[in-house]
RNA sequence: GGCCCUAUGGUCAAGCGGUUAAGACACCGCCCUUUCACGGCGGUAACAGGGGUUCGAAUCCCCUUAGGGUCA
Numbered sequence: 001g002g003c004c005c006u007a008u009g010g011u012c013a014a015g016c017g018g019u020u021a022a023g024a025c026a027c028c029g030c031c032c033u034u035u036c037a038c039g040g041c042g043g044u045a046a047c048a049g050g051g052g053u054u055c056g057a058a059u060c061c062c063c064u065u066a067g068g069g070u071c072a
Stems, first nucleotide, its partner, number of pairs: 001071007010025003018055001027043005048064005
């Protein structure tokens, strides 16, 4: 330098053009308990950045960034 893959809350992780971006763990509050733990209910928090296509983009296309693989 060429090609390929990946990037979604604090962590893991679903989504395959249209519903409020699901779920688990973690965190916070309440309930339960003599207290803690367990358990129950509720809550906060995310689409790597920019541009394009489309009525509509996390999703499709281009560029960039970061990480990984492969070839030279």
Molecule: transfer RNA
Organism: uncultured Anaerosporobacter sp.